[in-house]
RNA sequence: GCGCCCUUAGCUCAGUGGUAGAGCGCGUCGUUGACAUCGACGAGGCCGGAAGUCCGAUCCUUCCAGGGCGCA
Numbered sequence: 001g002c003g004c005c006c007u008u009a010g011c012u013c014a015g016u017g018g019u020a021g022a023g024c025g026c027g028u029c030g031u032u033g034a035c036a037u038c039g040a041c042g043a044g045g046c047c048g049g050a051a052g053u054c055c056g057a058u059c060c061u062u063c064c065a066g067g068g069c070g071c072a
Stems, first nucleotide, its partner, number of pairs: 001071007010024004018055001026042005048064005
């Protein structure tokens, strides 16, 4: 330098056009003599950034940034 893949909650990951979910973690409550376990409820992300297409974009296109793999 070229090609491909990834970027979504604190962490690990779903979601492939109709205003985003799970597990773990965190908080409150219940249960217990207490702790753990278990159960209920809740907080937390406008989806890496900017444009474009579309009635509508996390999703499609382009550019940029970061990370990974391969080739040279």